[in-house]
Context: one part of a larger RNA
RNA sequence: UGACGGGGGCUCACACAAGCGGUGGAGCAUGUGGCUUAAUUCGAAGCAACGCGAAGAACCUUACCUGGGUUUGACAUGCUUGUAGUAGGCGCCUGAAAGGGUUGCCCACCGGUAUCCAGUCCGGAGCUUGCACAGGUGUUGCAUGGCUGUCGUCAGCUCGUGUCGUGAGAUGUUGGGUUAAGUCCCGUAACGAGCGAAACCCUUGUCCUUAGUUACCAGCGGCUCGGCCGGGAACUCUAGGGAGACUGCCGGUGUCAAACCGGAGGAAGGUGGGGACGACGUCAAGUCAUCAUGGCCCUUACACCCAGGGCUGCACACGUGCUACAAUGGCCGGUACAAACCGAAGCGAAACCGCGAGGUCAAGCAAAUCGUAAAAAGCCGGUCCCAGUUCGGAUUGAGGGCUGCAAUUCGCCCUCAUGAAGUUGGAUCGCUAGUAAUCGCAGAUCAGCCAUGCUGCGGUGAUGUGUUCCUGAGCAUUGUACA
Numbered sequence: 001u002g003a004c005g006g007g008g009g010c011u012c013a014c015a016c017a018a019g020c021g022g023u024g025g026a027g028c029a030u031g032u033g034g035c036u037u038a039a040u041u042c043g044a045a046g047c048a049a050c051g052c053g054a055a056g057a058a059c060c061u062u063a064c065c066u067g068g069g070u071u072u073g074a075c076a077u078g079c080u081u082g083u084a085g086u087a088g089g090c091g092c093c094u095g096a097a098a099g100g101g102u103u104g105c106c107c108a109c110c111g112g113u114a115u116c117c118a119g120u121c122c123g124g125a126g127c128u129u130g131c132a133c134a135g136g137u138g139u140u141g142c143a144u145g146g147c148u149g150u151c152g153u154c155a156g157c158u159c160g161u162g163u164c165g166u167g168a169g170a171u172g173u174u175g176g177g178u179u180a181a182g183u184c185c186c187g188u189a190a191c192g193a194g195c196g197a198a199a200c201c202c203u204u205g206u207c208c209u210u211a212g213u214u215a216c217c218a219g220c221g222g223c224u225c226g227g228c229c230g231g232g233a234a235c236u237c238u239a240g241g242g243a244g245a246c247u248g249c250c251g252g253u254g255u256c257a258a259a260c261c262g263g264a265g266g267a268a269g270g271u272g273g274g275g276a277c278g279a280c281g282u283c284a285a286g287u288c289a290u291c292a293u294g295g296c297c298c299u300u301a302c303a304c305c306c307a308g309g310g311c312u313g314c315a316c317a318c319g320u321g322c323u324a325c326a327a328u329g330g331c332c333g334g335u336a337c338a339a340a341c342c343g344a345a346g347c348g349a350a351a352c353c354g355c356g357a358g359g360u361c362a363a364g365c366a367a368a369u370c371g372u373a374a375a376a377a378g379c380c381g382g383u384c385c386c387a388g389u390u391c392g393g394a395u396u397g398a399g400g401g402c403u404g405c406a407a408u409u410c411g412c413c414c415u416c417a418u419g420a421a422g423u424u425g426g427a428u429c430g431c432u433a434g435u436a437a438u439c440g441c442a443g444a445u446c447a448g449c450c451a452u453g454c455u456g457c458g459g460u461g462a463u464g465u466g467u468u469c470c471u472g473a474g475c476a477u478u479g480u481a482c483a
Base pairs, nucleotide, nucleotide: 001483002482003480004479005478007477009475010474011473012472013471015467016466019431020430021429022428026323027322028321029320030319031318032317033316034314035313042053043052064309065308066307067306068305069304070303073133077132078131079130082127083126088106089105090104091102092101093100094099109124110123111122112121135298136297138296139295140294144292145291146287147286148285149283151281156195157194158193159192160191161190162171163170164169175186176185177184201275202274203273204272206243207242208241209240210239211238212237216232217231220230221229222228246269249263250262251261252260253259325425329384330383331382332381333380334379335378342371343370346365347364351360352359353358391422396417397416398415399414400413401412402411437460438459439458440457441456442455443454
C1' cells in the first nucleotide's frame, strides 16, 4: 500500500420490513444432467450455464451415425499436357441418389491469321493431363485480434508540477456540510488537469407555429345517412421547426455557503418518465463453431458429394415456462373501446360451399387510401349451485383440412368421442407507478411448424413509503502470525 475480520462508525440498494403475485406439489411445453444409442453433432457450468448460441432440426439446415461414391477436388489463383461436333442443351444404360458409362440427336461464342468461300492455322473461353495448391465446424479462447458477460450506471480510477518521506509511498482524493453522484460548498501543502458522474443524442408528457392528403369534420349546403359529396383549415392527427424547467420566484432552516424543507405559478418541479451511453480494472470469465488469426495436426482423408437415420431416444434428476385446481368463476347470447407493426413468389375484403379447420371465385392495395382485423379482459342478459362438477383439460380412438418432392420415425390445425393428474403446493423468487398483477394484439425467423419462447404494442390497474435485523455494495477508521 492492499486484502481479510463471526471489529466498531456513517451511508446506500425490492437488502429486509409492509404488501401483491408466483416457483417448489399436478399435467404439459422447453433447455440441461444422467442413462441409452451406430449416432443421440458441438459449445455454454454458482451468481454471470440450463425457452442460452438456435429470430424456426421432417429433406435442406447438419457440423453426428450407417451405407454408396469422388480425389487438383463443391470453391480460388498460376504453370503445364492434350483436345475438336469441344462448351452448352436433349437423350439412353446402370443406380436409392450422388456418381459412373455412352456407339445417339441439336448446337455455338470471342481475338488474331488466312480468304472467292470453307473449323486453314494460332490463341482465348471450355474440357482434359500433371503439378504448385485447394479444403478442414480438426486442436489449442491458457498463443491471439475482435466482440460479449460480470462486479455496476457502483462512484470511483488516475496524472502533471509542488511538498513530505532514506525508501516502498503519502499528499491532492483526508476533514466539516451536502448530493443520485470524487455533485457542489467551506476548510486545507497543495495548485491544477484527465477518464468516469452530469450534460450534449433519441423517445414520451404541454403549448405555439408551418403544412392539410390518403388523416380530420366545428359551422354551412346536399344526400343513397356512410366525412358519402360540395366545402372547411377550426379541432383530432400526422411530421418539420420552435417555446418550456433553471432551485428561476416566495417563506423557513443553514457557516451571509453549497444545499435541504414547504409554497406559488405551471402540462410537467427539483435528474419529470423511459432509452442509448458502462471509467481504471476483476474473473488466464465466454467465444478458434459468426468472423479473423499464430502454432500444431489430416491430405485417396480429420477433405468433398449423396441416400437413409440421428440431433425429437427415456427408469430418472434439476432449471425456465404454459395451463389449471374454479363462482372476483365456467358456458351461451348481445354489445363497446386500442396501440404498434406487417403486406406483391404478399396481405387478401365481399359473396358462395363446409359444423369447422378450410375451399371456390375474386374486389382493392407497393398502402395515413386497400387488407390482415376479431382486439380481449369490460358492460348487459341468461344458465350452472360447490360437485373431481357445465371446474380442469392431459391421454387415447376415429374421421377430416393445410403446407410441402415427401408429414412413418418427426409438422400444425379442425370435428366427434374419450375424459387422466390436479381441491392452492416444505425451503424459495420477482416487483415501488401507469410499476406489480391481469387482458388481448403485432413482428422477426418462416413453405409449414412443435412459439406456451423472444422482441415490441396498447387495455384494465393495486400494496408500501420505515432502517432493528438478513444479504450485497461504497467511504473513512481499527486489528492482523496474510501478500
Predicted 3D model of a 483-nucleotide part of an RNA (small-subunit ribosomal RNA, 3' major domain) from an uncultured organism. The prediction has a mean pLDDT of 81. RNAcentral holds the full RNA, with entries from ENA and SILVA.